[in-house]
RNA sequence: GCCACUGUGGCCUAGCGGUAGGGCAACGGUUUCGUAAACCGUCGGUCGGGGGUUCGAUUCCCUCCUGUGGCU
Numbered sequence: 001g002c003c004a005c006u007g008u009g010g011c012c013u014a015g016c017g018g019u020a021g022g023g024c025a026a027c028g029g030u031u032u033c034g035u036a037a038a039c040c041g042u043c044g045g046u047c048g049g050g051g052g053u054u055c056g057a058u059u060c061c062c063u064c065c066u067g068u069g070g071c072u
Stems, first nucleotide, its partner, number of pairs: 001071005007065001010024004018055001026042005048064005
């Protein structure tokens, strides 16, 4: 330099055009002499940046950036 893939709460992950879900963590409660575990509940997301298509974009298209892999 060229090609492919990847980016979603603090962390991991699902979501192939119609309100963004789950797990862990955090916080509160029950329980315990206390801690942990268990159970119940709550909070936390401009979906990497910008632009386009569309009534409507996490999803489709373009570009840039990050990371990973391959080729020379």